Overview: THF (Tetrahydrofolate) riboswitch aptamer, 94 nucleotides, folded computationally. Model confidence (mean pLDDT): 78 of 100. RNAcentral holds the sequence, with entries from Rfam.
RNA sequence: AACAGAGUAGGCCAUGCGCGUCAAGUGUCCGCAGAUGGGAUGUCGCUGCGGAACGAAACGAGGGAUCGUACGAUGCGUGGCUGCGUCCGCUGUU
Repeated sequence: AACAGAGUAGGCCAUGCGCGUCAAGUGUCCGCAGAUGGGAUGUCGCUGCGGAACGAAACGAGGGAUCGUACGAUGCGUGGCUGCGUCCGCUGUU
């Protein structure tokens, strides 16, 4: 120097344990802030806060506490698959 490659935030699926089905949670829009391959920068994306509009998911058993089954753009853990635009760096080969 050339070529090849690894790794972020996340996403999807499976599974375990919860929460909800009593408008919580998730999702949408607006604003602000933050984190985001080892470094710099940055966005589609992600997170938090504030505001706005909307608004899903239940039956059975039991005297009851609860239990069973089902459901939810549901939370967390685990596993699998997937996963940085630019510059530098890293690994391998020449």